[in-house]
Context: one part of a larger RNA
RNA sequence: UUGGGCGUAAAGGGUCUGUAGGUGGUUUGAAAAGUCUGUUGUUAAAUACUAGGGCUUAACCCUGGUCAGGCAAUAGAAACUAUUAGACUAGAGUACGGUAGAGGCAGAGGGAAUUUUCGGUGGAGUGGUGAAAUGCGUAGAUCUCGAAAAGAACACCAAUGGCGAAGGCACUCUGCUGGGCCGAUACUGACAUUGAGAGACGAAAGCUAGGGGAGCAAAAGGGAUUAGAUACCCCUGUAGUCCUAGCUGUAAACGAUGGAUACUAAGUGUUGGGUAAUAAUACUACUCAGUACUGUAGCUAACGCGUGAAGUAUCCCGCCUGGGGAGUAUGCUCGCAAGGGUGAAACUC
Numbered sequence: 001u002u003g004g005g006c007g008u009a010a011a012g013g014g015u016c017u018g019u020a021g022g023u024g025g026u027u028u029g030a031a032a033a034g035u036c037u038g039u040u041g042u043u044a045a046a047u048a049c050u051a052g053g054g055c056u057u058a059a060c061c062c063u064g065g066u067c068a069g070g071c072a073a074u075a076g077a078a079a080c081u082a083u084u085a086g087a088c089u090a091g092a093g094u095a096c097g098g099u100a101g102a103g104g105c106a107g108a109g110g111g112a113a114u115u116u117u118c119g120g121u122g123g124a125g126u127g128g129u130g131a132a133a134u135g136c137g138u139a140g141a142u143c144u145c146g147a148a149a150a151g152a153a154c155a156c157c158a159a160u161g162g163c164g165a166a167g168g169c170a171c172u173c174u175g176c177u178g179g180g181c182c183g184a185u186a187c188u189g190a191c192a193u194u195g196a197g198a199g200a201c202g203a204a205a206g207c208u209a210g211g212g213g214a215g216c217a218a219a220a221g222g223g224a225u226u227a228g229a230u231a232c233c234c235c236u237g238u239a240g241u242c243c244u245a246g247c248u249g250u251a252a253a254c255g256a257u258g259g260a261u262a263c264u265a266a267g268u269g270u271u272g273g274g275u276a277a278u279a280a281u282a283c284u285a286c287u288c289a290g291u292a293c294u295g296u297a298g299c300u301a302a303c304g305c306g307u308g309a310a311g312u313a314u315c316c317c318g319c320c321u322g323g324g325g326a327g328u329a330u331g332c333u334c335g336c337a338a339g340g341g342u343g344a345a346a347c348u349c
Stems, first nucleotide, its partner, number of pairs: 004320003007303002012317001014201004021194003025088006033081002035077009048066007091191001092188004096183004103177007110154001114150007125136002162169002206247006215241002220236004258316006266294011298305002322349003331342004
């Protein structure tokens, strides 16, 4: 390489948009590039294969014959693929009418709690732990009442719930805005799918500049524990956590499961629609789109998956090929840096 794979053994890109490319619905004609059939030429001789022959046989030698395949020419076929000219509506999209939602951005408002400050009351402890101590407190703490300020997060509702491509998104209201789902018609007429490169988004931590700083809290200091304790526990506490503008581009970025399409038993919840029946927004039956559970066939090494497949098939992309060395070295590239991306070998088992 062929072959085989990628939930957990090595292996699905963090997610999406989309270029080239690959793949692609029904139908009628044309033409004949691929495709198929025939014929012709050529593919030197020797060799090989084969039918004979000659050396006593064999090796060896001589004579005749030949397939398949390739290339070119020519005559045809027209199912399939491509091309071309039309047509269609089941894919896709647009319009219309509804509808649910923590989808996004911005602005405004709210209460509980916490801390601090000020004032009142009060008078010895408080705080913390397994037990303590450091700490705070007669310069009046803790507790309690009133007032004020600040920052951050939004109890209950809350769910196996909802939305989003993923990351993620939850107090309330308003404005702007993206997408989905359902319904019956009308329109466009294959406009689709996947997607190397490319672009966009991308938790937390981290970085730059300017703000902000209540609580929490890496680092750091102290008290304990201990043989020691650079920890676990306690008292403090700075970056950070928050906002604005940039950068970084990684995560067990997980469903450890790429996307699209079609098909293949049932049953039970739940979310959002629709239809029928009904007094009824209850129930019930049916039907789409989600989200969960049980489970048949089938699959799987097993665990398990099982109409949202890890079943049965097709198309496209990404990735894997023993462990370590190593996601290291080197080169290139991106970054302010931290580092990221790409990514070996020697050697060794």

Small-subunit ribosomal RNA, central domain from Stichococcus bacillaris, 349 nucleotides, folded computationally. Its mean pLDDT, the model's own confidence on a scale to 100, is 86. NCBI's taxonomy places the organism under Eukaryota, Chlorophyta, core chlorophytes, Trebouxiophyceae, Stichococcus.